[in-house]
A computed fold for a 91-nucleotide RNA from a Syntrophaceae bacterium, annotated as c-di-GMP-I riboswitch aptamer. Its Rfam family is "c-di-GMP-I riboswitch aptamer". From the family's description: GEMM was predicted in a large-scale screen for bacterial structured RNA regulatory elements. It was read from a public genome assembly, where an Rfam model found it. Lineage of the source: Bacteria > Thermodesulfobacteriota > Syntrophia > Syntrophales > Syntrophaceae.

Formats: sequence, structure tokens, C1' cells
RNA sequence: UCCUGAAAAAGGCAAACUGUUUGAAAGGACAGGACGUAAAGCUACUGGCCUAAGUCUCCUGCAAAAGAGAUAAGGUAGCAGGGUUGCCGGA
Repeated sequence: UCCUGAAAAAGGCAAACUGUUUGAAAGGACAGGACGUAAAGCUACUGGCCUAAGUCUCCUGCAAAAGAGAUAAGGUAGCAGGGUUGCCGGA
């Protein structure tokens, strides 16, 4: 430097759930908590998935509100791929 995760060691992260908080929501942050995890570090570039405040269309209607559909400019890195950095061991 490249490949690799058998058995270890040192440590790391932290699902569900609960509390507080933030957000229109999805979701996020912090604390507790551990289902898991060798990149469960970082990055929304590609596909997927979640949400729909706003916008557009429709419906009703005098109008507005309500309702229905579409839509990411919002999310998800613990859905997968890509990019990028990295601990320990093995070869």
C1' cells in the first nucleotide's frame, strides 16, 4: 500500500421504548436504555422509502374554510449502491 473479518484485545456507536425539546409532518437534538453493529464514521450524488407545510389541480361553494389528488424545496447514511476518512487483528 492492497486484500480481508476466523479467533481475540482495547475501545466505539446505539434499535425499540421512556422523558424533555424542536418541527406542519416525516423526522431531528439531548438524557436514560441496548435490538443490533467492522464503518451503525462522514457525505442526499443514484435508486428506494417516509412526510406534504407551501404550491398546483379537482370537488363543494357567492366566497372563504373543509375535503380529495399530485408534488420535496423537507427527511431517512440503522434501505441499498456510489464517494470519502478511519481503529484492531489476519494475510